[in-house]
């Protein structure tokens, strides 16, 4: 230099144009003599900027980064 594929909560991880699912993990709180173990509640402007559309995680472009192939 040139292709390809990924980037969603701490962490794995679903969604494929119409309110962002789920689990572990942190906290709160029940329970209990204190704990364990169960149970209940809590959280994401979806890597950046722009673009198309009434509506965009999602579709298009650039860029960051990551992981592969070709030279």
């Nucleotide at each position: 230099g040139g292709g390809g594929c990924c980037a969603u909560a701490g962490c794995c991880a679903a969604g494929u144009g119409g309110u962002a699912a789920g689990g572990c993990a942190u906290g709160g709180g029940a329970c209990u003599g204190c704990a364990a173990c169960u149970c209940c509640c809590c959280g994401a402007u979806c890597g950046c900027c722009a673009g198309u559309u009434c509506a965009a995680a999602u579709c298009u472009g650039g860029c960051u980064g990551g992981c592969c192939c070709c030279u």
Molecule: transfer RNA
Organism: uncultured Bacilli bacterium